[in-house]
RNA sequence: UUCUUAUCCAGAAAGACAGAGGGAAUUGACCCGAUGAAGUCUUGACAACCCUCCCGCCUGAGACGGGAAAAGGUGCCAAAUUCAACUCCGAGUAACCGGAGGCAGAUAAGUU
Repeated sequence: UUCUUAUCCAGAAAGACAGAGGGAAUUGACCCGAUGAAGUCUUGACAACCCUCCCGCCUGAGACGGGAAAAGGUGCCAAAUUCAACUCCGAGUAACCGGAGGCAGAUAAGUU
């Protein structure tokens, strides 16, 4: 880098350095930010994908389902992935609103 599968309306911040942007990208909206953004470091938390253990299923193993734990590998700690964009459905005179799917993205595990 490619592809596959699963999840994405839950959850969780202090300090130091730094100094103007940030919320992935495009457009628009809406937010966060000198009462200190991004980034870096330290510490702490959150969560439970992998790992570990137990149970069910099974002849057994694996897969699958349920549970425990949090030492290890990741992840994460404003707002739903902040929201919309494309398609379909519903409502509406319309603006617009609601729902489903898709696209894109993020993370994990595997794979190339």